This is a predicted structure of a 73-nucleotide RNA (transfer RNA) from a bacterium. The RNAcentral record of the sequence draws on ENA.

[in-house]
């Protein structure tokens, strides 16, 4: 310097044809236990890497950045 793929709760990861952001694993309470562990129940935690665009409505569509990884020069 081009080119591609990734970026979403602490962790891994879902998200259809644009139309209320979800699952497991952790946490936190409660029940159950003599405690614990498992098991059941209920709860916090996310402005979806960043900034514009389009649209009535963006995690999805476009762009430009920045950050990881792979080509290739």
């Nucleotide at each position: 310097c081009g080119g591609g793929c990734u970026g979403u709760g602490g962790c891994g990861c879902a998200g259809u044809u644009g139309g209320u952001a979800g699952c497991g694993c952790g946490c936190c309470g409660c029940g159950u236990u003599u405690g614990g562990g498992a098991c059941g129940c209920g709860g916090a935690g996310g402005u979806c890497g960043u900034g514009a665009g389009u649209u009535c409505g963006a995690g999805u569509c476009u762009c430009a950045c920045c950050a990881g990884c792979c080509c290739g020069a």

Its Rfam family is "tRNA". Its family is annotated with triplet codon-amino acid adaptor activity in the Gene Ontology. Rfam classes the family as a transfer RNA.